[in-house]
Context: one part of a larger RNA
This record gives sequence, structure tokens and C1' cells, in this order.
RNA sequence: GGAUCUUAGGAUGAUUCUGUCAAAAUGGCUUCUACUGACCCGUCUUGAAACACGGACCAAGGAGUCUACCUAUUAUGCGAGUGUGAGGGUGUAAAAACCUGAACGCGUACCGAAAGGGAGUAUAAGAUGUGAGAUGUCACAGUUGCAACAUCGACCAUUCCUGAACCUCCGGUGAAGGAUAUGAGUAAGAGCAUAAUCGGUAGGACCCGAAAGAUGGUGAACUACACUUGAGUAGGGUGAAGCCAGGGGAAACUCUGGUGGAGGCUCGUAGCGUUACUGACGUGCAAAUCGUUCGUCAAACUUGCGUGUAGGGGCGAAAGACUAAUCGAACCAUCUAGUAGCUGGUUCCCUCUGAAAUUUCUCUCAGGAAAGCUGGAACAGUUAAUGCAGUUUUAUCAGGUAAAGCUAAUGAUUAGAGGAAUCGGAGUCCUGUGGGCUUUGACCUCUUCUCAAACUUUAAAUUGGUAAGAACUCCGAGUUAUCUUAAUUGAACGAGGAGAAUCAAUGCAUUGUUCUUAGUGGGCCAUUUUUGGUAAGCAGAACUGGCGAUGAGGGAUGAACCUAACGCUGAGAUAAGGUGCCAAAAUUCACGCUCAUCAGACCCCAUAAAAGGUGUUAGUUAAUAUAGACAGAUGGACUAUGGUCAUGGAAGUCGACAUUAGCUAAGGAGUGUGUAACAACUCACCAGCCGAAUUAACUAGCCCUGAAAAUUGAUGGCGCUGCAGCGUGAUACCGAUACUCAGCCAUCAUGGUAAAUAGAAACUAUGAUGAGUAAGAGGGCGUGAAUACUGUACCGAAGACUUGGGUGUGAACCUGGUUGGAACAGUAUUUAGUGCAGAUCUUGGU
Repeated sequence: GGAUCUUAGGAUGAUUCUGUCAAAAUGGCUUCUACUGACCCGUCUUGAAACACGGACCAAGGAGUCUACCUAUUAUGCGAGUGUGAGGGUGUAAAAACCUGAACGCGUACCGAAAGGGAGUAUAAGAUGUGAGAUGUCACAGUUGCAACAUCGACCAUUCCUGAACCUCCGGUGAAGGAUAUGAGUAAGAGCAUAAUCGGUAGGACCCGAAAGAUGGUGAACUACACUUGAGUAGGGUGAAGCCAGGGGAAACUCUGGUGGAGGCUCGUAGCGUUACUGACGUGCAAAUCGUUCGUCAAACUUGCGUGUAGGGGCGAAAGACUAAUCGAACCAUCUAGUAGCUGGUUCCCUCUGAAAUUUCUCUCAGGAAAGCUGGAACAGUUAAUGCAGUUUUAUCAGGUAAAGCUAAUGAUUAGAGGAAUCGGAGUCCUGUGGGCUUUGACCUCUUCUCAAACUUUAAAUUGGUAAGAACUCCGAGUUAUCUUAAUUGAACGAGGAGAAUCAAUGCAUUGUUCUUAGUGGGCCAUUUUUGGUAAGCAGAACUGGCGAUGAGGGAUGAACCUAACGCUGAGAUAAGGUGCCAAAAUUCACGCUCAUCAGACCCCAUAAAAGGUGUUAGUUAAUAUAGACAGAUGGACUAUGGUCAUGGAAGUCGACAUUAGCUAAGGAGUGUGUAACAACUCACCAGCCGAAUUAACUAGCCCUGAAAAUUGAUGGCGCUGCAGCGUGAUACCGAUACUCAGCCAUCAUGGUAAAUAGAAACUAUGAUGAGUAAGAGGGCGUGAAUACUGUACCGAAGACUUGGGUGUGAACCUGGUUGGAACAGUAUUUAGUGCAGAUCUUGGU
């Protein structure tokens, strides 16, 4: 507890929920193996797996905050006010609350530079149009009409014009009337305060980071220099001056031998230094050492203590050296969280929408501002009489590109014919101040060839604007000082009356308006058009479409090519592309072509050309052929004549000229070989044999040549030859996240549902849609703390571990077990030092 039975007490009891026990698999989780797919995250970037940068691993910490003001929106309170509120009163333990309330902020009035002036007088709050709604009708009508928008009018201030009247210092005051002018105004107020959110500005201002700048101090124990006072420096060599002795000389002086012991002299020890090995060492013995070698070594030598010179200062035999491992301006503290248009980083989830790399300005080019593109919010209005459109049609405008043209203009440009006059050059003739003739140019006429981004008569296609009606059309009393007319003539307006629909087609059904606002302002690619450039995976533009921001199937591989855009599943049938095997599907069918000692094999696309081929195939044109061709082998290939000339010679054949005639079936005064010259051979030409096709030039299919490079090597690989190649056709099949159908999820839209026990932000029905970087919005998860309520806990809280179970798209949550030993959770509201993988992040550990 439906239902059944009932003596109305109750009984039986489907079904549902639940305790304990038990069994499984097709369910869940985990691990391993095989196959298929699959490059490493973050980041700047047009583009990253990158031979671009950061990143060994773990834990903890770690980055949009707060204050003030401003704009916008929403909520709440009061409202021509509102908020703060000194002081006073009352009250209390003290407060709070309560009464009163000066003053101040913003608002209630604006305009003007200011002086200053200052918003109805229209029948008091304007008129017209659209207008939700209200009213009304049998119905169409009609009446009224908030907000808002549009147009017109009135008023205020300013500016400008006009200027009655008055005063008068000759300039003022200024009624009344106007204007196409200006205002952040008026026109029966809408504000003030508080709170929240987005955005902005100023502050350390999301976090970390300079090179610098300033102020005040501390240092000369290192080192530089100076001064004072001390100390120290083998042994040799060389041999200055002076002196001595002897010799020479008239002398000046000089020679020889000694003695002597000078020197920023020499070799060299200590000392001081440090040249080379570019040696050793190079997580060292050492943040500058060790070895050998080397420089100097009585002096500008080395050195101790003391004293002095101090930071834009010192000191410097000068190297910008040194001034405490710091020097092209020391160190310490402070200003200071200095500033950075620059680099790096910036922490949970899901859902919905969704860019820009362009224009203008900028000491602008690594940045900003304004516009554009985006999100969000609100308002108005809507089911067809209306509205809209990357579309068409009709009508009508705009245009000077493509093409065309040059016997049309402008400019360029080839050739020819003719020519009265004129001009230039050349030649020739004559009676020679000149003239005639011939010729060639200029020039003229008529034709002819070829051209133009900055030429054009003509002139497209594509394109752009406007229109295709009720806010309209027709009639029309009448109104108006300005415009117009001779004129109340027109023009404009117009009470009132009439007209309701093939007033283009097609498609769609969310369309319009306002407010606010992030990101972007490095772009790149493709077809077509196009500029520069020899060209470029080069640079610069235009239209459209893509990549960026985007996955999926195909192109082996791949930002952009082809197909096609994506919620989670199942089934079907397709696209591009494929169907020998790798590898799903045809070793399918039919007809041609091709043999490659470098075959070939599918857009972008990953190269090959001119030129050749008696490779083969198909064709075109012109010839030959039963009156016997072509090819083959056989026979003939003669005579005049050894043509003439030339030559040393030349008899068909070194060369020149000519190239006749005869006989013939046919035979060149000769196509080659040959000879010193002949000869000989051969060919053209003819004949018989044979018996059916043959020859030339060209065209274009496949194939071949042309065709050489550095790691071994690529139709994707294997391989394939009556194809698995090339060309043509046919049928079947395979094949996506695209299409169709079905289920589920989410979002959006529309419709319906309230009867007391209901929270409508719900339930329910129908339909459509679902990609996404920067960015925005909405809804959730999790952490610390406060308040209230409800709870858990020594019969075990938190925390920790867990290959246990479950829920949710997810962030996460619930639960079992073990451990642990004292606190903790849920809901509602508030609040914040609230979420880590990166920052050469900080500290600790490994």
C1' cells in the first nucleotide's frame, strides 16, 4: 500500500522501500600483451615537433588589490527635495533609538567673455503625424490617447537687423516688429543618498626585471703618488778623471808603463719583476698558482712603520691604469615598491556569443587616440494589409575600363603613285647679273603597313545610385504682405469628397532603436585582375574565398589544395579519393597504345627544353602500279666521236664552252671508281624473269636520344609488363565528426498548466540549433574567516593512506577499509592576503 474479501474490528496482499545471507556476467576499476591512431608542453609569432626561447623531480610560497572621483546600468529609501550634520533636549551604567536643528554638498534656471538680463498669456500649458493602452461596435469604423520619435510654432538669454518716442553732453535710453543665427535652455519639475557590477583617471596600481638620477655617509689594511723615519742589496769584469816614473820636444804639449777606482757601465746571487713554452693546473695548491726559460740587480733600486691626498673627487713615467677580488666615475644607506610604449609570467569548471591585423591623426612606424569589426543590457514593435534582402526584373541616371579605331582629331610609324607653285642638295646644257633640263629631299594630294598607361569618334560585360504607392492618386470651397502674374493669374498650403489593389518577381520571418563596452590596429595564402623587378617560397595593390581562430576524410608526409565544418551514441547511404599486397574495397568488364642497358604511374606539387630517331602506331597530301610498278638477281648500256678549246698529256669523267645527230627497247658529248694518257669496271636509261602493291614529303600518340654531383634512396614502399603503366568507356564496391533516421544532453524560441497546502527562477508540449584564438556574458565547484540555525564526535573529530564502491558533462563530491587521537560539518547571509606547471620565479629537500 493499488486491489479483493469483510462480521467494518480487520484479513489476504500485487507493487515499492529496506536488513541479512548467497551466486554470477554481459557491469565497474586496475594491470599486462597484441594491433591501429598518435611528434613536447608553455610562449612570442603570418607560421613551432623545431637546429627559436623557459622547463631534472617534489613540497610550501607566488601575480587585477584597496582608496578617491567620474560615466553607464540595476536594486532600495525618501521625493522638490535629498544627504551629512555642529549645537541643544530626552534617554542610558555607557550607548543606541527619540525630539529639535544652524551650516554645508548636489538638485529645484538658464544665457552671456562680461556688465548684466532672465523662461505660459496661443480660448492658460501649443499644433500635426505615428503611437501601447482605454473606450466603443453585430462587424468594419469611430472617439480618446501616456511615454517616445519626427516636423512646425511660442518663450528666455546672446548675436544681428529695423527703429516710434524721449533725453540730449550728439551721443544715449529704447516701445513695437523681425532673422536663414547661437545655447549644455523653458514649455505642470526629478532629483538626492546608499549598495553592487563593467569601464575610465590618479595613486607602487596585476607580479618580477633595468642602464640611469639625487641626498647623506664609509673607506688609501689592496693599490697610485708624495713626505717623514728606519732597514736591505754575494762574487767577478771593464778600467774615466787625477797622480807617479821614464822617453821625446825650444815650447805648447805628447808617447810608453804604472797607479788609481769613476759609471742611472757590464756578467751575475739574494731581492724585485714576469718574456717564452701560448708547458703544468684549469670542480686548481691558488677567484692568477707551479715548472723551466727570461728582464734587472748600486740605482728614476727594493722595502717596514708612520703621515697625507676621497668619489665628478683623489692619484697617475698616461694603461682610462689604480682608488679593499668592485672603476670610461668605489662602497653603504636612503629618495624607492624609481620609471620601462620592452621581455617573461599571470592559479578551478561548464554553457552561450565571438573578432581584428583596416581608415584618419600622432617627434607616428615595437606605442596610442578616433572610426570600423565584438560582447552585454534595455526599450519599441510583430504573424503579414507589414518589414527586410551580398537576389532578379522593369524604368531611369552615372561611368570611359576591355574591345575597337588610325584611308577620324593628337602623337608615333613602313612603303608606293601623282604633283601647279615654293625651298634645299647634286649633275648637265645654254645666248651666263640669269635661264632651261634631269634627279633627289622637304612640302602637297591620293592610297598603304603597324601602334598608344599619361590618344580617341565609337564603346561593352560586370558595377554603383534612385524608384516600383495610402506618408498615395484624383476632384476641390478657400487661405497667403514677401516668390510669380497684366490679373486672386500661377505657386505653395488646403476644410471637405472619391478611390482598397497582379501598386514587379522571388526568398526570409526577428525587425528597428538607444546606452555601454573588451580585444584588435605585425598578418599570411589561393583563383582572377594588376604595378615594380631578369626572376623569386620577392616587394606593393583590387574583388572574392580561406588560414589566422579549425578539428574530420583525401592529397604517403603538410597552416592555406580537394571534400566538408564538429554536442554524446547506434544504424544506413554518400563526398573527395580509391579498390594487387602493405591497407577497407575489382588481380572487375570492354577497346586501343607502350618495351625503356635511366620505362611509366593523377590538381596545388616538388621541374626539364630547343632539336632529333627508317622504334612503333594512327593520319594528311602528292605520286607510281596487271598497258606488270618498287625491290631482287640477269642481259644490254652503241655509232658520228679521241665534240671544240686549253694543256707536256686530257680519248665521257683536271679545267672552259657547247651539249647536236643517227641507230634503237634503251644507252648522258656522261653518275662515280680508275689511268701519265688509254683501257677496264659502274651508274643513269632499256629489256626479259618475277607477280602485287610501292615511293616521297609532312602531321601527332606512346617510346628513345638530348639528360652530369657530391651520406644510400625513393611513382609513399613492395612490386607491376596481354599491367598494378598511358588513353577511353561501363558496372559494382570501399570510404568522413558532412547527409538521413533513432535515442540522449545542453541552449534558445514559442505554446499550455494555479482547482487552496502551492514558492512559475517550476512542470509540460513542440520546434530549431550545437566549431572556435583574443575578448565578453551567464551558471556552477572548491578554500580561509564572521553571524544565525541545524547537526556529527573518545561507541573515535580533523588529517593521512587506499588496485574498495558510487554520483556528476565537469570543477568536484559521497561512501567503505586502515591509520590517527580532539575537534568538525551542512544550509543561509556576509567577507577575502581564496585555487599554480611554467615567471633563467623564491625557500627547502632529492
Molecule: large-subunit ribosomal RNA, domain II
Organism: Leptospiraceae bacterium